[in-house]
Context: one part of a larger RNA
RNA sequence: CUGGGCGUAAAGGGCGCGUAGGCGGCUUGAUUAGUCAGGCGUGAAAUUCCUGGGCUUAACCUGGGGGCUGCGCUUGAUACGUUCAGGCUAGAGGAUGGAAGAGGCUCGUGGAAUUCCCAGUGUAGAGGUGAAAUUCGUAGAUAUUGGGAAGAACACCGGUGGCGAAGGCGGCGAGCUGGUCCGUACCUGACGCUGAGGCGCGACAGCGUGGGGAGCAAACAGGAUUAGAUACCCUGGUAGUCCACGCCGUAAACGAUGUCGACUAGCCGUUGGGAUCCUUGAGAUCUUAGUGGCGCAGCUAACGCAUUAAGUCGACCGCCUGGGGAGUACGGCCGCAAGGUUAAAACUC
Numbered sequence: 001c002u003g004g005g006c007g008u009a010a011a012g013g014g015c016g017c018g019u020a021g022g023c024g025g026c027u028u029g030a031u032u033a034g035u036c037a038g039g040c041g042u043g044a045a046a047u048u049c050c051u052g053g054g055c056u057u058a059a060c061c062u063g064g065g066g067g068c069u070g071c072g073c074u075u076g077a078u079a080c081g082u083u084c085a086g087g088c089u090a091g092a093g094g095a096u097g098g099a100a101g102a103g104g105c106u107c108g109u110g111g112a113a114u115u116c117c118c119a120g121u122g123u124a125g126a127g128g129u130g131a132a133a134u135u136c137g138u139a140g141a142u143a144u145u146g147g148g149a150a151g152a153a154c155a156c157c158g159g160u161g162g163c164g165a166a167g168g169c170g171g172c173g174a175g176c177u178g179g180u181c182c183g184u185a186c187c188u189g190a191c192g193c194u195g196a197g198g199c200g201c202g203a204c205a206g207c208g209u210g211g212g213g214a215g216c217a218a219a220c221a222g223g224a225u226u227a228g229a230u231a232c233c234c235u236g237g238u239a240g241u242c243c244a245c246g247c248c249g250u251a252a253a254c255g256a257u258g259u260c261g262a263c264u265a266g267c268c269g270u271u272g273g274g275a276u277c278c279u280u281g282a283g284a285u286c287u288u289a290g291u292g293g294c295g296c297a298g299c300u301a302a303c304g305c306a307u308u309a310a311g312u313c314g315a316c317c318g319c320c321u322g323g324g325g326a327g328u329a330c331g332g333c334c335g336c337a338a339g340g341u342u343a344a345a346a347c348u349c
Base pairs, nucleotide, nucleotide: 004320005319006318007303008302012317014201015200016199017198021194022193023192025088026087027086028085029084030083032081034080035077036076037075038074039073040072041071042070049065050064051063052062053061054060091191092188093187094186095184096183097182098181099180103177104176105175106174107173108172109171110154114150115149116148117147118146119145120144121143125136126135162169163168206247207246208245209244210243211242215241216240220236221235222234223233258316259315260314261313262312263311266294267293268292269291270290271289272288273287274286275285276284277283278281298305299304322349323348324347331342332341333340334339
């Protein structure tokens, strides 16, 4: 490199937008530099292959033939592809009428709980555990009642429910705003798919500056446990967790399953639309977009997947190539740093 692969064996980029590139619907005409056919020229010799000959054979030498899969010129073909021109509507988009939703951002607001503060009642314990102790409490704790403050999270509803490209999103209200689905078939007329680089988004933790700090809680301290206990358990407790702005750019970023399209038995549930039917109701049937359970063919090493494919195919991208060394070193790029990304080799089994 080829062949072969990527749910779990090595292997799908965390996710999107999109540049170049690759690929691209139906139809008419033209074009012919792709493609195909014929002819001509060329494709040196040696080499190689076939078949003869010469050294006693062979290697070697040598005659003839084939071949040199290519290139150029020319004549033609026009299905496919390109290009140009025209048309179409099944792809794509728009319009219009509806629909659901924790989709995003900003502002406001609510109750429960927790902790703290003040006051009342009240008295000796309270906490905590396997058992304890550290700890809190006669300077009045715990419990209980009233009042106040603060921050964070939103019980029930809540659901293999919904929304989002992914990360993710959950009290209530308002404003701004993105996407999706269904119906109509009115408009545009291939405007499409994918996407190396690139750009943007991207949980948690972490970093910078400034706020905030109730609860929780790395580090840390103490009490236990234990042979020890730098742990598990307990009492405390600081970063952090929260907000604003700016970084970081990683995850078992998982469906461990790239995106788009076409096709291929069914059955049952559920969410959002639409249609029809009547016996008008917790109705039935059909249809469409999601989301689940089972299951045939087929596929698979098996497990399993099975119209939400891991089936049958097409287009494009990413990635894999024995284990360790190593996602490391060096170098580059990025970052305030932590580090990230790209990414070897010696050696060894």
Source information:
This is a predicted structure of a 349-nucleotide part of an RNA (small-subunit ribosomal RNA, central domain) from a Nevskiaceae bacterium. Its mean pLDDT, the model's own confidence on a scale to 100, is 87. The full RNA is in RNAcentral, with records from ENA and SILVA.